[in-house]
RNA sequence: GCCCUUGUGGCCUAAUUGGUUAAGGUGUAAUCUUCCGGCGGUUAUGAUUGCGGGUUCGAGUCCCGCCAAGGGUU
Numbered sequence: 001g002c003c004c005u006u007g008u009g010g011c012c013u014a015a016u017u018g019g020u021u022a023a024g025g026u027g028u029a030a031u032c033u034u035c036c037g038g039c040g041g042u043u044a045u046g047a048u049u050g051c052g053g054g055u056u057c058g059a060g061u062c063c064c065g066c067c068a069a070g071g072g073u074u
Base pairs, nucleotide, nucleotide: 001073002072003071004070005069006068007067010026011025012024013023019057027045028044029043030042031041032040050066051065052064053063054062
């Protein structure tokens, strides 16, 4: 240089080969409980889906470019 894969809350993982408000766990905060803490219960908190464009009535999903990580190859 070329080819392939991946990129989604602070962290981990979903989202039916385009379709209703991007779902769950963990974390964090408040509160109940407790002498205090932990465990447990309840409530709240969170994502412009790596960046920029394009296609479409509609994009996390399809197309193009770029960036980052991993792998392959002379």